[in-house]
Context: one part of a larger RNA
Molecule: small-subunit ribosomal RNA, 3' major domain
Organism: uncultured prokaryote
RNA sequence: UGACGGGGGCCCGCACAAGCAGCGGAGCAUGUGGUUUAAUUCGACGCAACGCGAAGAACCUUACCUAGGCUUGACAUACAGCGAAAAACCCUAGAGAUAGGGUGUGUUCGGGGCUCGUGCACAGGUGGUGCAUGGCUGUCGUCAGCUCGUGUCGUGAGAUGUUGGGUUAAGUCCCGCAACGAGCGCAACCCCUGUCCUAUGUUGCCAGCGGAUAAUGCCGGGGACUCAUGGGAGACUGCCGGGGACAACUCGGAGGAAGGCGGGGACGACGUCAAGUCAUCAUGCCCCUUAUGUCCAGGGCUGCACGCAUGCUACAAUGGCAGGUACAAUGGGCAGCGAUCCCGCGAGGGUGAGCGAAUCCUCAAAGCCUGUCUCAGUUCGGAUCGGAGUCUGCAACUCGACUCCGUGAAGUCGGAGUCGCUAGUAAUCGUGGAUCAGCUAUGCCACGGUGAAUACGUUCUCGGGCUUUGUACU
Repeated sequence: UGACGGGGGCCCGCACAAGCAGCGGAGCAUGUGGUUUAAUUCGACGCAACGCGAAGAACCUUACCUAGGCUUGACAUACAGCGAAAAACCCUAGAGAUAGGGUGUGUUCGGGGCUCGUGCACAGGUGGUGCAUGGCUGUCGUCAGCUCGUGUCGUGAGAUGUUGGGUUAAGUCCCGCAACGAGCGCAACCCCUGUCCUAUGUUGCCAGCGGAUAAUGCCGGGGACUCAUGGGAGACUGCCGGGGACAACUCGGAGGAAGGCGGGGACGACGUCAAGUCAUCAUGCCCCUUAUGUCCAGGGCUGCACGCAUGCUACAAUGGCAGGUACAAUGGGCAGCGAUCCCGCGAGGGUGAGCGAAUCCUCAAAGCCUGUCUCAGUUCGGAUCGGAGUCUGCAACUCGACUCCGUGAAGUCGGAGUCGCUAGUAAUCGUGGAUCAGCUAUGCCACGGUGAAUACGUUCUCGGGCUUUGUACU
RNA backbone atom coordinates (compact mmCIF):
# COMPACT_ATOMS: atom_id res chain seq x y z
C1' U A 1 0.00 0.00 0.00
C1' G A 2 -3.65 -3.54 0.05
C1' A A 3 -6.61 -7.62 1.88
C1' C A 4 -9.33 -9.21 6.07
C1' G A 5 -12.37 -8.37 11.02
C1' G A 6 -18.71 -12.34 14.36
C1' G A 7 -14.33 -3.30 14.64
C1' G A 8 -16.53 1.92 14.30
C1' G A 9 -18.94 6.02 11.27
C1' C A 10 -21.66 7.68 6.69
C1' C A 11 -24.45 6.04 2.28
C1' C A 12 -26.93 2.98 -1.51
C1' G A 13 -29.64 -1.45 -3.91
C1' C A 14 -36.88 -5.32 -4.40
C1' A A 15 -31.22 -6.13 0.41
C1' C A 16 -34.75 -6.27 4.52
C1' A A 17 -39.44 -4.33 5.93
C1' A A 18 -44.73 -3.20 3.81
C1' G A 19 -47.55 -5.68 -0.07
C1' C A 20 -49.10 -8.86 -4.47
C1' A A 21 -48.44 -13.33 -7.07
C1' G A 22 -45.73 -17.80 -6.79
C1' C A 23 -42.09 -22.17 -5.96
C1' G A 24 -41.37 -26.26 -2.18
C1' G A 25 -47.01 -31.01 -1.93
C1' A A 26 -50.00 -33.36 -7.17
C1' G A 27 -49.88 -34.77 -12.58
C1' C A 28 -47.21 -33.70 -16.85
C1' A A 29 -43.20 -31.13 -19.95
C1' U A 30 -38.00 -29.91 -20.26
C1' G A 31 -32.91 -29.97 -18.36
C1' U A 32 -29.57 -32.47 -15.08
C1' G A 33 -27.40 -36.00 -11.40
C1' G A 34 -27.51 -41.06 -10.65
C1' U A 35 -28.26 -45.76 -12.54
C1' U A 36 -28.72 -48.90 -16.74
C1' U A 37 -26.77 -49.84 -21.56
C1' A A 38 -23.32 -52.40 -27.25
C1' A A 39 -24.02 -46.91 -27.18
C1' U A 40 -27.27 -44.11 -23.92
C1' U A 41 -21.81 -38.56 -28.09
C1' C A 42 -19.58 -34.02 -25.95
C1' G A 43 -19.40 -29.57 -23.11
C1' A A 44 -21.63 -26.37 -18.88
C1' C A 45 -21.30 -27.43 -11.92
C1' G A 46 -22.52 -21.96 -5.79
C1' C A 47 -24.24 -16.98 -6.97
C1' A A 48 -22.36 -16.54 -12.59
C1' A A 49 -24.09 -25.24 -14.56
C1' C A 50 -29.12 -27.64 -14.63
C1' G A 51 -36.36 -24.99 -20.82
C1' C A 52 -27.79 -23.83 -20.69
C1' G A 53 -24.55 -24.54 -26.13
C1' A A 54 -29.59 -26.93 -28.88
C1' A A 55 -33.65 -20.45 -32.60
C1' G A 56 -36.37 -27.68 -33.81
C1' A A 57 -32.20 -35.46 -32.25
C1' A A 58 -37.76 -40.27 -36.57
C1' C A 59 -33.45 -40.73 -41.35
C1' C A 60 -30.21 -36.55 -42.01
C1' U A 61 -28.37 -33.60 -38.10
C1' U A 62 -24.58 -37.03 -35.21
C1' A A 63 -19.76 -36.10 -32.97
C1' C A 64 -21.81 -42.31 -29.84
C1' C A 65 -22.64 -47.98 -30.57
C1' U A 66 -23.12 -52.57 -33.71
C1' A A 67 -22.37 -54.60 -38.46
C1' G A 68 -20.55 -54.00 -43.63
C1' G A 69 -17.00 -51.23 -46.82
C1' C A 70 -12.71 -47.65 -48.67
C1' U A 71 -7.23 -46.24 -48.17
C1' U A 72 -3.97 -39.89 -52.07
C1' G A 73 -9.04 -40.94 -49.49
C1' A A 74 -15.91 -37.58 -48.59
C1' C A 75 -12.82 -32.33 -49.27
C1' A A 76 -7.97 -28.85 -51.29
C1' U A 77 -3.50 -27.65 -54.17
C1' A A 78 0.52 -29.30 -57.24
C1' C A 79 3.70 -32.63 -60.26
C1' A A 80 4.77 -37.02 -63.48
C1' G A 81 3.21 -40.37 -67.21
C1' C A 82 -1.12 -43.28 -69.39
C1' G A 83 -6.07 -44.09 -71.24
C1' A A 84 -11.33 -42.65 -71.94
C1' A A 85 -15.41 -36.95 -72.79
C1' A A 86 -17.56 -36.57 -67.94
C1' A A 87 -22.41 -36.67 -66.22
C1' A A 88 -27.18 -38.86 -66.55
C1' C A 89 -30.63 -43.08 -67.13
C1' C A 90 -31.98 -48.45 -66.96
C1' C A 91 -31.26 -53.74 -65.29
C1' U A 92 -29.14 -57.37 -61.70
C1' A A 93 -27.00 -58.60 -56.55
C1' G A 94 -27.08 -56.26 -51.80
C1' A A 95 -29.60 -53.46 -45.65
C1' G A 96 -27.13 -49.72 -48.15
C1' A A 97 -22.35 -48.02 -49.21
C1' U A 98 -20.89 -50.54 -53.42
C1' A A 99 -20.08 -54.08 -57.43
C1' G A 100 -21.31 -56.14 -62.41
C1' G A 101 -23.79 -55.26 -67.17
C1' G A 102 -26.32 -52.11 -70.76
C1' U A 103 -28.01 -47.39 -73.03
C1' G A 104 -25.82 -42.76 -73.84
C1' U A 105 -22.71 -39.15 -75.37
C1' G A 106 -18.57 -33.49 -76.91
C1' U A 107 -14.81 -29.75 -79.20
C1' U A 108 -12.75 -24.24 -83.07
C1' C A 109 -8.14 -30.72 -83.18
C1' G A 110 -3.32 -26.09 -80.33
C1' G A 111 -5.45 -27.10 -75.95
C1' G A 112 -8.81 -25.96 -71.94
C1' G A 113 -12.35 -28.19 -68.62
C1' C A 114 -13.97 -32.73 -66.25
C1' U A 115 -13.37 -37.91 -64.60
C1' C A 116 -10.72 -42.65 -63.60
C1' G A 117 -6.67 -45.76 -62.35
C1' U A 118 -0.74 -45.49 -60.72
C1' G A 119 3.10 -42.97 -58.01
C1' C A 120 4.82 -38.82 -54.98
C1' A A 121 4.08 -34.33 -51.94
C1' C A 122 -0.08 -34.40 -48.88
C1' A A 123 -5.32 -34.42 -47.25
C1' G A 124 -8.39 -35.50 -42.92
C1' G A 125 -9.33 -35.73 -37.23
C1' U A 126 -16.21 -32.65 -33.22
C1' G A 127 -8.63 -36.68 -31.07
C1' G A 128 -5.80 -34.10 -26.20
C1' U A 129 -4.42 -29.57 -23.76
C1' G A 130 -9.38 -23.09 -22.50
C1' C A 131 -3.56 -24.39 -17.02
C1' A A 132 0.17 -22.74 -24.11
C1' U A 133 -3.32 -18.99 -26.98
C1' G A 134 -6.40 -15.31 -30.32
C1' G A 135 -11.31 -14.00 -30.70
C1' C A 136 -15.94 -13.96 -28.24
C1' U A 137 -18.68 -14.25 -23.52
C1' G A 138 -20.28 -14.50 -18.23
C1' U A 139 -19.54 -12.15 -13.33
C1' C A 140 -18.73 -8.36 -9.53
C1' G A 141 -21.81 -4.04 -11.96
C1' U A 142 -24.37 0.61 -15.13
C1' C A 143 -21.30 -0.42 -9.06
C1' A A 144 -18.66 4.92 -9.23
C1' G A 145 -14.85 4.03 -9.43
C1' C A 146 -9.52 3.25 -11.83
C1' U A 147 -5.26 6.02 -13.13
C1' C A 148 -1.53 9.54 -15.26
C1' G A 149 1.80 14.18 -16.04
C1' U A 150 4.19 18.03 -13.44
C1' G A 151 4.81 19.90 -8.55
C1' U A 152 5.22 19.14 -3.22
C1' C A 153 6.12 15.81 1.17
C1' G A 154 8.78 11.23 2.78
C1' U A 155 15.70 7.87 3.46
C1' G A 156 12.17 4.54 1.12
C1' A A 157 7.85 1.51 -0.01
C1' G A 158 4.63 5.47 -0.87
C1' A A 159 1.51 9.80 0.11
C1' U A 160 -0.79 14.17 -1.86
C1' G A 161 -4.18 15.14 -6.03
C1' U A 162 -8.93 11.25 -5.23
C1' U A 163 -9.02 13.44 1.79
C1' G A 164 -12.43 17.49 4.31
C1' G A 165 -17.72 20.67 4.55
C1' G A 166 -22.18 20.32 1.61
C1' U A 167 -24.77 18.00 -2.59
C1' U A 168 -26.00 14.29 -6.39
C1' A A 169 -28.33 8.62 -9.56
C1' A A 170 -22.97 9.62 -10.27
C1' G A 171 -14.99 11.13 -8.48
C1' U A 172 -22.37 14.94 -10.26
C1' C A 173 -21.47 19.76 -8.99
C1' C A 174 -20.06 23.75 -5.35
C1' C A 175 -16.80 25.50 -1.45
C1' G A 176 -12.21 24.71 1.00
C1' C A 177 -7.25 22.73 0.63
C1' A A 178 0.36 21.84 -1.72
C1' A A 179 -1.50 21.05 -5.12
C1' C A 180 -2.41 22.38 -10.53
C1' G A 181 -4.12 19.94 -14.66
C1' A A 182 -5.36 15.58 -17.65
C1' G A 183 -7.10 10.51 -19.26
C1' C A 184 -10.40 5.94 -19.01
C1' G A 185 -15.26 5.64 -16.75
C1' C A 186 -20.42 9.04 -15.13
C1' A A 187 -23.51 12.32 -17.94
C1' A A 188 -24.49 14.06 -22.91
C1' C A 189 -24.09 13.09 -28.23
C1' C A 190 -27.35 7.63 -30.93
C1' C A 191 -32.32 4.79 -31.25
C1' C A 192 -37.59 4.01 -29.61
C1' U A 193 -41.67 6.35 -27.04
C1' G A 194 -44.87 10.78 -24.99
C1' U A 195 -47.07 16.87 -27.24
C1' C A 196 -47.35 20.34 -31.14
C1' C A 197 -46.10 22.73 -35.95
C1' U A 198 -44.89 22.05 -41.07
C1' A A 199 -44.24 19.49 -46.07
C1' U A 200 -46.06 15.35 -48.91
C1' G A 201 -50.71 12.30 -49.62
C1' U A 202 -50.63 5.94 -51.92
C1' U A 203 -51.67 0.93 -51.17
C1' G A 204 -53.49 4.82 -45.83
C1' C A 205 -57.80 8.35 -44.18
C1' C A 206 -63.36 10.13 -45.20
C1' A A 207 -65.30 15.85 -42.27
C1' G A 208 -67.95 18.43 -46.14
C1' C A 209 -70.09 17.76 -51.74
C1' G A 210 -71.94 14.22 -55.52
C1' G A 211 -73.02 9.08 -57.37
C1' A A 212 -74.10 3.79 -56.51
C1' U A 213 -75.49 -0.53 -53.26
C1' A A 214 -78.92 -5.34 -49.48
C1' A A 215 -74.30 -3.50 -47.22
C1' U A 216 -69.07 -1.75 -47.23
C1' G A 217 -64.12 4.56 -48.89
C1' C A 218 -67.41 0.89 -53.17
C1' C A 219 -66.76 5.12 -57.05
C1' G A 220 -66.02 10.58 -58.41
C1' G A 221 -63.51 13.64 -55.45
C1' G A 222 -61.10 15.84 -50.98
C1' G A 223 -56.11 16.86 -47.44
C1' A A 224 -59.73 18.68 -42.86
C1' C A 225 -58.91 14.34 -39.34
C1' U A 226 -56.39 9.46 -38.14
C1' C A 227 -52.03 7.53 -39.87
C1' A A 228 -47.46 7.09 -42.61
C1' U A 229 -42.64 9.31 -44.16
C1' G A 230 -39.27 13.51 -43.88
C1' G A 231 -38.04 18.39 -41.49
C1' G A 232 -38.52 21.34 -37.14
C1' A A 233 -40.24 23.21 -32.08
C1' G A 234 -40.29 21.67 -27.02
C1' A A 235 -37.60 20.84 -20.76
C1' C A 236 -33.02 24.38 -19.52
C1' U A 237 -34.17 24.25 -12.28
C1' G A 238 -35.63 28.72 -17.71
C1' C A 239 -39.69 31.62 -14.15
C1' C A 240 -41.82 32.66 -8.81
C1' G A 241 -41.42 31.64 -3.46
C1' G A 242 -39.02 28.98 1.07
C1' G A 243 -34.34 26.72 2.85
C1' G A 244 -28.97 26.92 2.02
C1' A A 245 -22.79 29.66 2.62
C1' C A 246 -24.81 35.38 -1.74
C1' A A 247 -22.74 28.46 -3.80
C1' A A 248 -23.79 23.73 -5.61
C1' C A 249 -28.30 22.04 -4.63
C1' U A 250 -33.03 20.98 -2.37
C1' C A 251 -38.53 21.68 -1.20
C1' G A 252 -43.09 23.90 -2.93
C1' G A 253 -45.69 26.51 -6.97
C1' A A 254 -47.02 28.45 -11.93
C1' G A 255 -47.28 27.49 -16.96
C1' G A 256 -47.00 22.96 -19.80
C1' A A 257 -48.32 17.03 -23.52
C1' A A 258 -44.20 16.24 -20.46
C1' G A 259 -40.42 18.87 -14.58
C1' G A 260 -36.09 18.43 -12.30
C1' C A 261 -32.19 11.95 -15.47
C1' G A 262 -40.04 12.43 -18.49
C1' G A 263 -40.20 6.54 -19.64
C1' G A 264 -37.40 2.55 -22.15
C1' G A 265 -33.08 0.72 -25.06
C1' A A 266 -28.09 0.47 -27.00
C1' C A 267 -23.68 1.59 -24.45
C1' G A 268 -20.17 -2.23 -19.36
C1' A A 269 -13.76 1.93 -16.87
C1' C A 270 -8.78 -0.31 -14.49
C1' G A 271 -9.41 -5.04 -13.20
C1' U A 272 -11.26 -9.99 -10.50
C1' C A 273 -12.56 -15.31 -10.91
C1' A A 274 -5.42 -19.62 -14.43
C1' A A 275 -14.28 -18.12 -14.67
C1' G A 276 -16.46 -20.36 -19.79
C1' U A 277 -15.48 -21.88 -24.77
C1' C A 278 -9.50 -26.01 -28.73
C1' A A 279 -17.23 -28.93 -30.26
C1' U A 280 -18.72 -21.81 -34.05
C1' C A 281 -14.14 -20.14 -35.89
C1' A A 282 -8.77 -19.40 -35.72
C1' U A 283 -4.31 -21.39 -33.57
C1' G A 284 1.05 -23.41 -30.81
C1' C A 285 2.46 -28.12 -29.09
C1' C A 286 1.22 -33.40 -28.53
C1' C A 287 -1.28 -37.66 -30.67
C1' C A 288 -3.92 -41.03 -34.96
C1' U A 289 -2.52 -42.10 -40.48
C1' U A 290 -5.49 -49.59 -44.34
C1' A A 291 -7.34 -45.26 -38.77
C1' U A 292 -8.75 -41.45 -33.50
C1' G A 293 -9.67 -40.45 -41.20
C1' U A 294 -13.94 -41.56 -44.45
C1' C A 295 -18.69 -43.99 -46.69
C1' C A 296 -23.08 -46.63 -45.39
C1' A A 297 -27.51 -49.54 -42.93
C1' G A 298 -29.68 -50.19 -38.30
C1' G A 299 -29.66 -48.66 -33.30
C1' G A 300 -28.61 -44.78 -29.55
C1' C A 301 -28.66 -39.38 -27.94
C1' U A 302 -36.03 -40.35 -26.07
C1' G A 303 -33.41 -46.07 -22.01
C1' C A 304 -35.72 -45.66 -15.66
C1' A A 305 -36.15 -48.34 -8.45
C1' C A 306 -34.69 -42.78 -7.75
C1' G A 307 -32.65 -37.25 -6.31
C1' C A 308 -32.60 -32.08 -7.88
C1' A A 309 -33.62 -27.61 -11.09
C1' U A 310 -36.84 -24.67 -14.41
C1' G A 311 -41.71 -24.51 -16.22
C1' C A 312 -46.97 -25.83 -17.71
C1' U A 313 -51.89 -27.46 -15.98
C1' A A 314 -54.81 -27.72 -11.80
C1' C A 315 -57.15 -28.32 -7.12
C1' A A 316 -62.62 -24.58 -8.83
C1' A A 317 -68.33 -20.47 -8.22
C1' U A 318 -63.86 -13.60 -8.88
C1' G A 319 -65.37 -20.55 -11.50
C1' G A 320 -66.74 -24.59 -15.42
C1' C A 321 -69.93 -25.34 -19.71
C1' A A 322 -73.38 -23.55 -23.80
C1' G A 323 -75.26 -19.50 -26.93
C1' G A 324 -74.86 -14.33 -28.56
C1' U A 325 -71.64 -9.98 -29.14
C1' A A 326 -67.26 -5.92 -29.02
C1' C A 327 -62.22 -3.96 -29.25
C1' A A 328 -55.53 -4.70 -30.59
C1' A A 329 -50.40 -4.40 -31.67
C1' U A 330 -45.90 -6.50 -33.46
C1' G A 331 -44.62 -9.57 -37.19
C1' G A 332 -44.62 -13.37 -41.43
C1' G A 333 -45.80 -14.91 -46.57
C1' C A 334 -44.04 -17.38 -53.79
C1' A A 335 -41.15 -24.85 -53.46
C1' G A 336 -45.06 -19.34 -49.70
C1' C A 337 -49.63 -16.97 -47.25
C1' G A 338 -54.06 -18.87 -48.95
C1' A A 339 -59.93 -15.92 -49.24
C1' U A 340 -64.54 -18.04 -51.30
C1' C A 341 -67.57 -22.31 -52.14
C1' C A 342 -68.27 -27.74 -51.49
C1' C A 343 -67.33 -32.43 -48.41
C1' G A 344 -66.16 -34.17 -43.26
C1' C A 345 -68.67 -34.20 -35.99
C1' G A 346 -63.41 -32.85 -36.28
C1' A A 347 -58.08 -32.87 -37.34
C1' G A 348 -58.46 -32.09 -42.46
C1' G A 349 -59.61 -32.88 -47.90
C1' G A 350 -61.18 -30.73 -52.84
C1' U A 351 -61.41 -26.01 -55.43
C1' G A 352 -58.21 -22.17 -56.02
C1' A A 353 -59.80 -15.55 -56.07
C1' G A 354 -56.16 -12.19 -54.41
C1' C A 355 -51.13 -11.15 -52.90
C1' G A 356 -43.58 -10.71 -53.71
C1' A A 357 -48.09 -7.22 -50.09
C1' A A 358 -49.86 0.28 -45.60
C1' U A 359 -53.39 -3.09 -51.44
C1' C A 360 -54.33 -9.91 -50.60
C1' C A 361 -54.04 -13.72 -46.50
C1' U A 362 -53.11 -14.40 -41.21
C1' C A 363 -60.91 -15.51 -36.49
C1' A A 364 -57.51 -12.12 -30.78
C1' A A 365 -58.60 -13.83 -25.85
C1' A A 366 -59.71 -12.29 -21.19
C1' G A 367 -64.26 -8.64 -21.50
C1' C A 368 -69.73 -7.72 -22.00
C1' C A 369 -75.05 -9.94 -22.32
C1' U A 370 -78.08 -14.33 -21.36
C1' G A 371 -78.82 -19.48 -19.72
C1' U A 372 -77.17 -23.64 -16.81
C1' C A 373 -74.30 -26.17 -12.87
C1' U A 374 -74.94 -25.33 -6.52
C1' C A 375 -70.01 -27.03 -3.26
C1' A A 376 -69.69 -32.69 -4.73
C1' G A 377 -63.43 -35.50 -6.05
C1' U A 378 -68.39 -32.60 -8.94
C1' U A 379 -70.76 -30.45 -15.62
C1' C A 380 -63.78 -29.15 -11.03
C1' G A 381 -59.29 -31.46 -12.89
C1' G A 382 -57.30 -33.57 -16.98
C1' A A 383 -52.97 -37.62 -16.39
C1' U A 384 -53.22 -42.56 -18.11
C1' C A 385 -55.04 -46.30 -21.21
C1' G A 386 -58.30 -48.67 -25.39
C1' G A 387 -60.28 -47.88 -30.32
C1' A A 388 -60.86 -45.14 -34.96
C1' G A 389 -58.65 -41.38 -37.96
C1' U A 390 -55.94 -36.78 -40.27
C1' C A 391 -51.34 -34.48 -41.83
C1' U A 392 -46.02 -33.98 -42.83
C1' G A 393 -42.36 -36.97 -44.71
C1' C A 394 -38.61 -42.19 -48.82
C1' A A 395 -40.12 -43.77 -43.86
C1' A A 396 -43.94 -42.07 -37.74
C1' C A 397 -42.11 -49.80 -34.45
C1' U A 398 -38.24 -48.06 -31.22
C1' C A 399 -39.50 -42.21 -31.47
C1' G A 400 -43.94 -37.01 -34.50
C1' A A 401 -47.97 -33.58 -33.93
C1' C A 402 -53.12 -33.15 -34.22
C1' U A 403 -58.58 -34.92 -34.31
C1' C A 404 -62.89 -37.90 -32.73
C1' C A 405 -65.28 -41.67 -29.41
C1' G A 406 -64.58 -44.01 -24.80
C1' U A 407 -61.59 -44.13 -20.10
C1' G A 408 -61.42 -40.75 -16.37
C1' A A 409 -55.69 -41.02 -12.10
C1' A A 410 -53.30 -37.71 -8.52
C1' G A 411 -54.91 -33.24 -6.80
C1' U A 412 -59.51 -29.94 -1.80
C1' C A 413 -53.97 -24.49 -1.95
C1' G A 414 -48.96 -27.50 -0.28
C1' G A 415 -43.48 -28.70 6.02
C1' A A 416 -38.81 -26.52 6.94
C1' G A 417 -37.55 -23.16 3.63
C1' U A 418 -37.35 -20.10 -0.79
C1' C A 419 -38.06 -16.79 -5.62
C1' G A 420 -39.95 -12.51 -8.56
C1' C A 421 -41.89 -7.66 -8.73
C1' U A 422 -42.05 -0.31 -7.00
C1' A A 423 -46.44 1.32 -12.46
C1' G A 424 -48.70 0.76 -17.46
C1' U A 425 -44.80 -2.62 -13.18
C1' A A 426 -46.80 -7.35 -10.76
C1' A A 427 -50.81 -10.36 -11.88
C1' U A 428 -53.83 -12.02 -15.81
C1' C A 429 -55.43 -12.65 -21.24
C1' G A 430 -54.48 -13.86 -25.87
C1' U A 431 -51.31 -12.72 -30.65
C1' G A 432 -46.85 -13.00 -33.71
C1' G A 433 -41.83 -14.60 -35.02
C1' A A 434 -37.07 -17.22 -35.48
C1' U A 435 -35.49 -22.43 -35.98
C1' C A 436 -38.56 -25.62 -39.10
C1' A A 437 -40.87 -31.01 -44.26
C1' G A 438 -43.29 -32.18 -39.63
C1' C A 439 -42.79 -31.62 -34.46
C1' U A 440 -41.70 -33.15 -28.39
C1' A A 441 -42.68 -25.06 -27.87
C1' U A 442 -45.73 -25.69 -21.69
C1' G A 443 -39.14 -23.18 -24.14
C1' C A 444 -37.06 -18.55 -26.19
C1' C A 445 -37.60 -13.64 -28.38
C1' A A 446 -41.13 -9.98 -29.29
C1' C A 447 -46.39 -7.67 -29.42
C1' G A 448 -50.57 -5.63 -27.65
C1' G A 449 -55.58 -6.12 -24.15
C1' U A 450 -57.27 -5.72 -18.90
C1' G A 451 -54.67 -3.76 -14.90
C1' A A 452 -53.52 -3.65 -8.91
C1' A A 453 -51.46 -3.59 -3.72
C1' U A 454 -47.53 -1.57 -0.77
C1' A A 455 -42.92 1.18 0.81
C1' C A 456 -43.53 3.43 8.50
C1' G A 457 -38.56 2.98 8.00
C1' U A 458 -32.86 1.30 7.64
C1' U A 459 -32.54 -2.08 13.87
C1' C A 460 -31.70 -6.78 11.45
C1' U A 461 -30.25 -10.46 6.61
C1' C A 462 -27.47 -10.24 1.70
C1' G A 463 -24.42 -7.47 -1.82
C1' G A 464 -21.87 -2.91 -2.77
C1' G A 465 -19.37 2.32 -2.23
C1' C A 466 -16.48 6.03 0.86
C1' U A 467 -13.80 6.87 5.36
C1' U A 468 -11.47 5.42 9.87
C1' U A 469 -9.27 1.74 13.23
C1' G A 470 -6.78 -3.21 14.63
C1' U A 471 -3.69 -7.11 12.44
C1' A A 472 1.41 -12.36 14.00
C1' C A 473 -1.36 -11.81 6.41
C1' U A 474 0.80 -9.07 1.57